Predicted 3D model of an 82-nucleotide RNA (c-di-GMP-I riboswitch aptamer) from a Candidatus Competibacteraceae bacterium.
The organism belongs to Candidatus Competibacteraceae, within Bacteria.
Model confidence (mean pLDDT): 77 of 100.
The sequence was found by an Rfam model in a public genome assembly.

RNA sequence: UUCAAAUAAAGUCAAACCUGCCGCGAGGUAGGGACAGAAAGUCGCCGAUCCUGAGAGAUUCCAGGAAAGCCGGACUGCCGAG
Numbered sequence: 001u002u003c004a005a006a007u008a009a010a011g012u013c014a015a016a017c018c019u020g021c022c023g024c025g026a027g028g029u030a031g032g033g034a035c036a037g038a039a040a041g042u043c044g045c046c047g048a049u050c051c052u053g054a055g056a057g058a059u060u061c062c063a064g065g066a067a068a069g070c071c072g073g074a075c076u077g078c079c080g081a082g
Base pairs, nucleotide, nucleotide: 003082012037017032018031019030020029021028022027035069041075042074043073045072047070049066050065051064052063053062
C1' cells in the first nucleotide's frame, strides 16, 4: 500500500408503540422510545406488496402514488485482528 465477511474500540441508525402536524389513502414528518441492523447510507431500476382512479360481471390490464427495515441491483462509506 492492497484485500478483509474477525474481534475490539470509536461512532451511527431506530422497529413496535405514544403524542402533535400533513395527506382521500398507502404513508410521511417532529418529539419520545428501542426491536433490530456491518451499510437499516443514498437511489423507485427489477420483482413482490400496499393505496387511489377509470374501465370492467369477476380476474387480468392501464395511469398515478407509497415503501430502501421485503427481494435483487447500482453508487458511496468507519475501524483493521489477519